[in-house]
Context: one part of a larger RNA
RNA sequence: GAACGAACGUUGGCGGCGUGGAUGAGGCAUGCAAGUCGCACGUGAAAGUCGCAAGACGAGUAAAGCGGCGGACGGGUGAGUAACACGUAAUCAAGCUACCCCCGAGACCGGGAUAACCACGGGAAACUGUGGCUAAUACCGGAUGUACUUGCGGGAUCGCAUGUUCCUGCAUGGAAAUGGUAGGGCUCCUUCGGGACCUACUGCUCGGGGAGGUGAUUGCGGCCUAUCAGCUUGUUGGUGAGGUAACGGCUCACCAAGGCUACGACGGGUAGCAGGCCUGAGAGGGUGGCCUGCCACACUGGGACUGAGACACUGCCCAGACUCCUACGGGAGGCUGCAGUCGAGAAUCUUCCGCAAUGGGCGCAAGCCUGACGGAGCGACGCCGCGUGGAGGACGAAGGCCCUUGGGUUGUAAACUCCUGUCACGGGUUAUGAAUGGUCGAGCGUGAAUUUUGUGCCAGCAGCCGCGGUAAUACAGAGAGUGCCAAACGUUGUUC
Numbered sequence: 001g002a003a004c005g006a007a008c009g010u011u012g013g014c015g016g017c018g019u020g021g022a023u024g025a026g027g028c029a030u031g032c033a034a035g036u037c038g039c040a041c042g043u044g045a046a047a048g049u050c051g052c053a054a055g056a057c058g059a060g061u062a063a064a065g066c067g068g069c070g071g072a073c074g075g076g077u078g079a080g081u082a083a084c085a086c087g088u089a090a091u092c093a094a095g096c097u098a099c100c101c102c103c104g105a106g107a108c109c110g111g112g113a114u115a116a117c118c119a120c121g122g123g124a125a126a127c128u129g130u131g132g133c134u135a136a137u138a139c140c141g142g143a144u145g146u147a148c149u150u151g152c153g154g155g156a157u158c159g160c161a162u163g164u165u166c167c168u169g170c171a172u173g174g175a176a177a178u179g180g181u182a183g184g185g186c187u188c189c190u191u192c193g194g195g196a197c198c199u200a201c202u203g204c205u206c207g208g209g210g211a212g213g214u215g216a217u218u219g220c221g222g223c224c225u226a227u228c229a230g231c232u233u234g235u236u237g238g239u240g241a242g243g244u245a246a247c248g249g250c251u252c253a254c255c256a257a258g259g260c261u262a263c264g265a266c267g268g269g270u271a272g273c274a275g276g277c278c279u280g281a282g283a284g285g286g287u288g289g290c291c292u293g294c295c296a297c298a299c300u301g302g303g304a305c306u307g308a309g310a311c312a313c314u315g316c317c318c319a320g321a322c323u324c325c326u327a328c329g330g331g332a333g334g335c336u337g338c339a340g341u342c343g344a345g346a347a348u349c350u351u352c353c354g355c356a357a358u359g360g361g362c363g364c365a366a367g368c369c370u371g372a373c374g375g376a377g378c379g380a381c382g383c384c385g386c387g388u389g390g391a392g393g394a395c396g397a398a399g400g401c402c403c404u405u406g407g408g409u410u411g412u413a414a415a416c417u418c419c420u421g422u423c424a425c426g427g428g429u430u431a432u433g434a435a436u437g438g439u440c441g442a443g444c445g446u447g448a449a450u451u452u453u454g455u456g457c458c459a460g461c462a463g464c465c466g467c468g469g470u471a472a473u474a475c476a477g478a479g480a481g482u483g484c485c486a487a488a489c490g491u492u493g494u495u496c
Base pairs, nucleotide, nucleotide: 001496002495003494004493006492007491008490009489010488013386014385015384016383017382018381019379020378026342027341028340030339031338032337035069036068037067041065043063048057049056050055076297077296078295086221087220088219089218090217091216092215095214096213097212100210101209102208103207104206105205106204108142109141110140111139117132118131119130120129121128122127148173150171151170152169153168154167155166156165158163179202180201181200182199183198184197187196188195189194223269224268225267230260231259232258235257236256237255238254239253240252241251242250272294273293274292275291276287277286278285279284299320300319301318302317303316322333323332324331325330350376352375353374354373358372359370360369361368362367389419390418391417392416399410400409401408402407451478452477453476454475460467461466
C1' cells in the first nucleotide's frame, strides 16, 4: 500500500447492487417449512335452508380409510474425515437405474382376505384388543411367454487376460390391471340402469435401446510432526463356500507365511475438498464466507425395514443424556429448515408479504402444496452513484483570537440581492436505463509551518526514540492554518 462475512470509538443526508451467527454441531416456547390424486377403490356426514310432517336441498360435498406416486429432491450446517473424501485422467469384458423418450411383443382363467364401517371391550392419556361386513390398478394361485434367465453342445467374430458379441440345438425358470376416462351406435345380451363390442387417450407386463442418475476400481495431485521407527493376524496370498446390483478377506472354513516402511509405514496434531477469492510485476504466499460442483452429518451411539434409490433432517426400532405430560401403571419430543428466544460472545437481522414470476411434487385437467424461490424489512457491513447549492456581495459588520494598541486575522466567509431545484414532499405521465475502471501525457505552478492561555515529573501523552520538575511548538483548552480523506474518519485484529 492492498484486502476483510469484521469489531470498537466519534460522526451520519439519500439511493442502487450485494452482504449479515465466523463463538456453544449449546438448549429451545410458538407458528409455518411435503404433500397430492375421486380419471385406482369401498364408505360417507353435519350445520343450515325449505316443509305441518314425511322428507328434500345441502351432497355423493366435507371427512377419514385402502391404494398409487412423491416424502432419498429441494433447504441447512462443517461436527467428523488426511480418506479414492476431493480434483484430474482413465477402467468396469464386474454393475444397478423409478419417472422421461424410441422400438418389439403381450395382458388368458380363477381365488381368498383386509382397513374404513358396525358391535362389545381395555386405558388418565398415547393408543389398543376381540367378533362381524365390504372394494380395488391392494394380495395370491394357475396358463401363455419368441427375444429374456440359467446349464450343456456346435460354429463365427473381436479383445490386453479372465473373456465379449453374434448365429444355432436341447433342457430349465419366470409376467401382467384390458384397469380408468371420454365418445359411438351396426350386431348380441339385458333386471331397461346398462353391459358385451368398436374408437381415442391414459395406465399395466416382458424384452431391447437412449438420456440423465448412481455404484465400484485405478494412475497422478494437494497439511504439520522423527522429541512418532518399526507396523500388521482377516493381517498378505491361495482353494472352496456364502453374500451383494456388482468385483473383492466383503464374510466364513481350510492351507501357505506373507504384506507395508527413511521415496517416511505406524502413531500424534490440525483440517471438509475443489472451481475460486485476497495479495503480488511474476514466481509464490495466504484462504475456502457469499455463488457453483462433490462429500459428510441431522440430540449422542447402534441397527435394520420399505423402496428404483436411504441405512433415510421434520420415517421405524434399541440404548443413553436432556426436556415435558401423567390418574405413577405409562407416554411424548429432537430448529445443523424459515422466522424467533435464552445462553456464551467484541460481534451478526423480521416470530414480514406472495405463490404473480422461475423451479419442484401430485393430478388428464382445473388445481392443491411449496419459509425452494420472488420480494419487502433491519444494519454505513461492503462497493458504487448523488447531494449538502450557483452568481453577485465591504480598502472589510458583529463576535472570537493575537497585538508593539497603530492594527492584523477569521474573511466574500456571513448578512443581503438574484437564480437553480439533485434530494425530500405533493400531483401527473411513462418503460426505461446507469456508474465504476486502465494506459499515456509536454509544459507550468505549488508543497508547512505556528500563536496564546492553563498545568508544574501533577494531570496526562506515547508505535519507537521520548515529552511534563514555572515561559511545554510533545499534556489540556482556545484561535488561525496545512495535508490526506469525506458520509464517513480513525483505532484494533488478521493476510499478502